[in-house]
RNA sequence: GCCUCUAUAGCUCAGCGGUAGAGCACCUGCUUCGUAAGCAGGUGACGGGGGCUCAACUCCCCCUAGAGGCU
Numbered sequence: 001g002c003c004u005c006u007a008u009a010g011c012u013c014a015g016c017g018g019u020a021g022a023g024c025a026c027c028u029g030c031u032u033c034g035u036a037a038g039c040a041g042g043u044g045a046c047g048g049g050g051g052c053u054c055a056a057c058u059c060c061c062c063c064u065a066g067a068g069g070c071u
Base pairs, nucleotide, nucleotide: 001070002069003068004067005066006065007064010024011023012022013021018054026042027041028040029039030038047063048062049061050060051059
C1' cells in the first nucleotide's frame, strides 16, 4: 500500500428495509428473623458524517477504532 471482517445497554451477543431484543449486571417491590436464591416490575444502547427510500441497526459512500490476511 491492497483485500476481508467487526463496531447495537455496564459486559456477552441477537436483530437480512416497517414498534430495537435476550442473558448476566444494576434499581424497586414481594417473599425471609436476616442474607442468598426465587418471583414481579423498571432504568439503560444502534461508533461519527452524508446519501437512497414513504420508512434505514439493516442498502450505498466517506471517516474513526479494532481484528485478520496478502505484498

Description:
Predicted 3D model of a 71-nucleotide RNA (transfer RNA) from a Candidatus Parvarchaeota archaeon. The coordinates come from a structure-prediction model, not an experiment, and the mean pLDDT is 83. The sequence is in RNAcentral, with records from ENA. Its Rfam family is "tRNA".